[in-house]
Molecule: transfer RNA
Organism: Candidatus Aenigmatarchaeia archaeon
RNA sequence: GCCUCAGUAGCUCAGUUGGUGGAGUACCUGCUUGGUAAGCAGGCGGUCGCGGGUUCAAGUCCCGCCUGAGGCU
Numbered sequence: 001g002c003c004u005c006a007g008u009a010g011c012u013c014a015g016u017u018g019g020u021g022g023a024g025u026a027c028c029u030g031c032u033u034g035g036u037a038a039g040c041a042g043g044c045g046g047u048c049g050c051g052g053g054u055u056c057a058a059g060u061c062c063c064g065c066c067u068g069a070g071g072c073u
Base pairs, nucleotide, nucleotide: 001072002071003070004069005068006067007066010025011024012023013022019056027043028042029041030040031039049065050064051063052062053061
């Protein structure tokens, strides 16, 4: 230098054919206990890496850039 993949909640990851962004875990509150842990119920938490483009509508499609992983020379 070139090619491929990845970037979504604090963390690990889903997200289908473009149509109101989810789960687990963590955290907070309550129930339960003599008191913890565990369990149960509820809650909080998102510029979807950044900037443009297409579209009535973009996490999703297109272009550029950044970061990480792997490969080729």